[in-house]
């Protein structure tokens, strides 16, 4: 970088550290009652491998490989339809898309 699946659920304590963090931009949040990061021990989930149900499908369990553990991917961003309004920009809703994250494969 490409393909594909999923993204409304779920799950935190401690030690070190010492000011940022939530991808980007805008908003809105979190944060010295301690951010990022590192480590330890838990937990959630079930994508892949393995395991059990005789095979596929499906189901189960959770040993291994990842992942995750504030807020829906925190919300929006682009387009369409609808909606309210001051007719020109806005509000709200829905759908699709984009971008992103994670897995598996190339």
């Nucleotide at each position: 970088u490409c393909u594909u699946a999923u993204c409304a659920a779920g799950a935190g304590a401690g030690a070190c550290g010492g000011a940022g963090g939530g991808a980007u931009c805008g908003g809105c949040c979190c944060u010295g009652u301690g951010a990022a990061g590192u480590c330890u021990c838990g937990g959630c989930a079930a994508c892949c491998u393995g395991c059990a149900g005789u095979u596929a499908a499906c189901u189960g369990a959770a040993a291994g490989g990842u992942g995750c553990u504030a807020a829906g991917u925190c919300c929006g961003a682009c387009a369409a339809a609808g909606u309210a309004u001051u007719u020109a920009u806005u509000u709200c809703u829905u759908u699709g898309g984009a971008a992103g994250a994670u897995g598996a494969g190339g």
SAM riboswitch aptamer (S box leader) from uncultured Sedimentibacter sp., 106 nucleotides, folded computationally. Of the family's consensus pairs, 94% are formed in the model.